[in-house]
Context: one part of a larger RNA
RNA sequence: GGAUGAACGCUGGCGGUGUGCUUUAGGCAUGCAAGUCGCACGGGAGUACAGCUUCGGCUGUAUGAGAGUGGCAGACGGGUGAGUAACACGUAGGAAUCUACCUAGUAGUGGGGAAUAGCCCAUCGAAAGAUGGGGUAAUACCGCAUACGCCCUACGGGGGAAAGAUUUAUCGCUAUUAGAGGAGCCUGCGCGCUAUCAGCUUGUUGGUGGGGUAAUGGCCUACCAAGGCUACGACGGCUAGCCGAUGUGAGAGCAUGAUCGGCCACAAGGCUACUGAGACACGGAGCCUACACCUACGGGUGGCAGCAACCGGGAAUUUUGCGCAAUGGACGAAAGUCUGACGCAGCGACACCGCGUGUGGGAAGACGCUCCUCGGAGUGUAAACCACUGUGGCAGGGGAGGAAUUUUGACAGUACCCUGCAAGAAAGCACCAGCUAACUACGUGCCAGAAGCUUCGGUAAUACGUAGGGUGCAAGCGUUAUCC
Numbered sequence: 001g002g003a004u005g006a007a008c009g010c011u012g013g014c015g016g017u018g019u020g021c022u023u024u025a026g027g028c029a030u031g032c033a034a035g036u037c038g039c040a041c042g043g044g045a046g047u048a049c050a051g052c053u054u055c056g057g058c059u060g061u062a063u064g065a066g067a068g069u070g071g072c073a074g075a076c077g078g079g080u081g082a083g084u085a086a087c088a089c090g091u092a093g094g095a096a097u098c099u100a101c102c103u104a105g106u107a108g109u110g111g112g113g114a115a116u117a118g119c120c121c122a123u124c125g126a127a128a129g130a131u132g133g134g135g136u137a138a139u140a141c142c143g144c145a146u147a148c149g150c151c152c153u154a155c156g157g158g159g160g161a162a163a164g165a166u167u168u169a170u171c172g173c174u175a176u177u178a179g180a181g182g183a184g185c186c187u188g189c190g191c192g193c194u195a196u197c198a199g200c201u202u203g204u205u206g207g208u209g210g211g212g213u214a215a216u217g218g219c220c221u222a223c224c225a226a227g228g229c230u231a232c233g234a235c236g237g238c239u240a241g242c243c244g245a246u247g248u249g250a251g252a253g254c255a256u257g258a259u260c261g262g263c264c265a266c267a268a269g270g271c272u273a274c275u276g277a278g279a280c281a282c283g284g285a286g287c288c289u290a291c292a293c294c295u296a297c298g299g300g301u302g303g304c305a306g307c308a309a310c311c312g313g314g315a316a317u318u319u320u321g322c323g324c325a326a327u328g329g330a331c332g333a334a335a336g337u338c339u340g341a342c343g344c345a346g347c348g349a350c351a352c353c354g355c356g357u358g359u360g361g362g363a364a365g366a367c368g369c370u371c372c373u374c375g376g377a378g379u380g381u382a383a384a385c386c387a388c389u390g391u392g393g394c395a396g397g398g399g400a401g402g403a404a405u406u407u408u409g410a411c412a413g414u415a416c417c418c419u420g421c422a423a424g425a426a427a428g429c430a431c432c433a434g435c436u437a438a439c440u441a442c443g444u445g446c447c448a449g450a451a452g453c454u455u456c457g458g459u460a461a462u463a464c465g466u467a468g469g470g471u472g473c474a475a476g477c478g479u480u481a482u483c484c
Stems, first nucleotide, its partner, number of pairs: 001484004006480005013355006019348002021313001026311002030308003035072003040069002046063007079266003089190006097183003102179008110144001112142002119134006150159003164171003192238003199229003204226008241263004245256004268289005291302004319345001321344003327341001328339004358388004368379004393421006402411001428473005433454003439468005449456002
């Protein structure tokens, strides 16, 4: 000198674009953040209308809430960086794999069955919830038939599928091949500090049989052998998410890994599997622990490292806002529903960029203040005063584009444009001994204080404090911390 997710002090006019818990992966009241489909299914409270009525209701039609079965989604999107020094990541390769939705191809979609929730009845319980009986549907479940291709095979043979819906053309369903995108696995190389850690290892290293997985493999198991790693640093300890990038630097390098993008890991602390194409699953399940809440004391409930908000911690970090209008996502044939993703608005000079706080004229030069050799000098064209302008401000009027030929705009009557008004709202901070641009007076008297270094201050202090003046930067200026 440059830089920062900064903080602190003084000060503070406007706009745009960004950005905002770096600390306790501490705890969390409240609301919202993942649903959707009636064109899969049985049903259906309520409402409206009509008819009948013994005025209790009953029947039909239309509409149709909530719940349930079923499908898809919930493994994405969003958060955090605790753990991890590792095939976690980066890069370059590899073979023994899987893949819902999507695309292309081939071949099918025949005929049956038995249940179950919802519902009704009954029971237990404070609740959460649970149990028994009856009966019902399906694109839920199970056989049978068929099999170009598919799987197994000792090549003889053996095995295996489907679901319909709505209304006239679609959406589906089954098997299989290929693709695209995605995922799992393996390997070379690269990727912190430490030897005041020198030896480490028994599923350990390899083999065979078996099991397991989508798949290779001590991944697991039985047996056999005794191997495997290591000063090119094993093992141990400490620290740490990695990268694209970011800062700095002429570069080499050094430092960092906020925001944005890719990957990984985690979801109160642990463990476990289920479902599923995909999870060992943040807003799914079970168990243990800690904590908190409810309780009729028998038992239950919960998980903000989602968006806001709150408490705590801290030098320190925002609104319990608006909207699905756009982009994107889930579901749906669609209309559409959901979406704290996202788009916006709010707060903060936190950062960067831009603009303003007037412009021209105006005295050998007012007042005041400061200095003085008492003559004067400085502040200083500065002010006053005159003329002008309107960035911004205020008032009034108009008013896009973002919307995708119709509809649809949160932002927002916003940006922008026009008219009018009046210099009116709008300058500070640090420094002035040398380094280092900028000097005098007074006060103080090794005191009070200053200080980055050298140092300054003990009666003439350009170094402390105040004033006048000056220098630098400017809606900022200084200080502190950290990196180059």